[in-house]
RNA sequence: GGAAAGGUAGCUCAGUUGGUAGAGCGGUAGACUGAAAAUCUGCUCGUCGGGGGUUCGAUUCCGUCCCUUUCCG
Numbered sequence: 001g002g003a004a005a006g007g008u009a010g011c012u013c014a015g016u017u018g019g020u021a022g023a024g025c026g027g028u029a030g031a032c033u034g035a036a037a038a039u040c041u042g043c044u045c046g047u048c049g050g051g052g053g054u055u056c057g058a059u060u061c062c063g064u065c066c067c068u069u070u071c072c073g
Stems, first nucleotide, its partner, number of pairs: 001072007010025004019056001026044006049065002052062002
């Protein structure tokens, strides 16, 4: 330099043929226990990598830039 995959909650990841975002783990409060663990319940936290375009409406479509990984050279 070229190609491919990816970027979504503190972490690991889903997601939607475009209609306003979830799970598990974690954290925290309560229940339970003599106490703890386990279990149950609630809460917690997202400018969906950044601008731009299309659209009534974009995490999703288009294009550009940034970053990560892999392959080729």